Small-subunit ribosomal RNA, 3' major domain from an uncultured bacterium, 468 nucleotides, folded computationally. The RNAcentral record of the full RNA draws on ENA. Its Rfam family is "Bacterial small subunit ribosomal RNA".
[in-house]
Context: one part of a larger RNA
RNA sequence: UGACGGGGGCCCGCACAAGCGGAGGAACAUGUGGUUUAAUUCGAUGAUACGCGAGGAACCUUACCCGGGCUCGAACGGCAAAUGAAUGACUUGGAAACAAGCAGUCCGCAAGGACAUUUGUCGAGGUGCUGCAUGGUUGUCGUCAGCUCGUGCCGUGAGGUGUCGGCUUAAGUGCCAUAACGAGCGCAACCCUUACCGUCAGUUACCAUCGGAUUAUGCCGGGGACUUUGGCGGGACUGCCACCGUAAGGUGUGAGGAAGGUGGGGAUGACGUCAAAUCAGCACGGCCCUUACGUCCGGGGCUACACACGUGUUACAAUGGAAGGGACAGCGGGGAGCUACACAGCGAUGUGAUGCGAAUCUCAAAACCCUUUCCCAGUUCGGAUCGGAGUCUGCAACCCGACUCCGUGAAGCUGGAUUCGCUAGUAAUCGCGCAUCAGCCAUGGCGCGGUGAAUACGUUCCCGGGCC
Repeated sequence: UGACGGGGGCCCGCACAAGCGGAGGAACAUGUGGUUUAAUUCGAUGAUACGCGAGGAACCUUACCCGGGCUCGAACGGCAAAUGAAUGACUUGGAAACAAGCAGUCCGCAAGGACAUUUGUCGAGGUGCUGCAUGGUUGUCGUCAGCUCGUGCCGUGAGGUGUCGGCUUAAGUGCCAUAACGAGCGCAACCCUUACCGUCAGUUACCAUCGGAUUAUGCCGGGGACUUUGGCGGGACUGCCACCGUAAGGUGUGAGGAAGGUGGGGAUGACGUCAAAUCAGCACGGCCCUUACGUCCGGGGCUACACACGUGUUACAAUGGAAGGGACAGCGGGGAGCUACACAGCGAUGUGAUGCGAAUCUCAAAACCCUUUCCCAGUUCGGAUCGGAGUCUGCAACCCGACUCCGUGAAGCUGGAUUCGCUAGUAAUCGCGCAUCAGCCAUGGCGCGGUGAAUACGUUCCCGGGCC
């Protein structure tokens, strides 16, 4: 100077408390440990690993295992030599890779050129090791309010002061005081989005007024009002009022206002910490392999299963299940695509057909409301598991896909110790979209809207953090 204390003081945070809903018990999905295996590729491991890298493991991916091949090599550049145009959807063998054969013969008068194959050579190649040699990137403390510098002053010096103290703030945010005076990185603001208004502009959006048409519909003429779209502005600043305060600021069921004291959300992460993570995204030093630790192919594995843990999904029911009828979104996607509509099929889907590169066409809601039924039961709850029959994608669904129909109908009657999330359009609940993608093991991830609560006395205690 720091760090630490079951030392003290002050303060904050879904940290506790007050509430609501979960996890821990069940079945399944998924990740991990362990075990097994020819291989079950590798990495991530308290918080900060475990639906994580992986935003798609049947082949491919793929790095692992077994087997069959290649050695200038799967790809690329230079030089030299030889041969041949390129090339092939052909034949034989083969699981394929590949091997053997066959067909074929460019431009230019020529020299030669382009392209390909072979040989030699200089470079290749390595998801092999080291994240404790590194760059870059990332997690975490933490969106916590801190971390420093110049000059001056103090101290022999390390260093201190400033940055402390009082008040205040979400904030080292300000005000006052002051051997300090200033400044920088952070805070805040500037950026995006959402909530209100104005203005400009109307097509594919809209339809109040006028007209036309229809069983009906902005369907048509038209309109520029409204909704809406998207460009530019306005608007909120404790600005006004009252009270408290020297000030900064605080308080108010104050006014006005769409919004009130940072309006809500996002992006934004200081100096640094953990030799934190990553050599398997990429780059890169060193080391190692070079007829193999490189590379091509077929098959298998990454999907195993006495068990243990994490994260989830579905339930255990009546605020519910089932049947019929009725209504309302937003973010987005669409050409090897999304598909209206019609027909066939119980259905997954198929066949035909139409519109749309889309504010035009299309994917396209559910919870909710109405009517009926079930009557508390392992049930008309729950749907695992298994049998059978199918659909679709794809060379190919045995290992190892999703979906449909019929049958089957397991555990489970609210879960021990313990533990997690959340303070408002939040929790809870309901569906929808997207990326990846042929298909999909998505119950995951990232978004979107619909319905829509309860509670906070307070800071003694647990955890984390800040200042003295």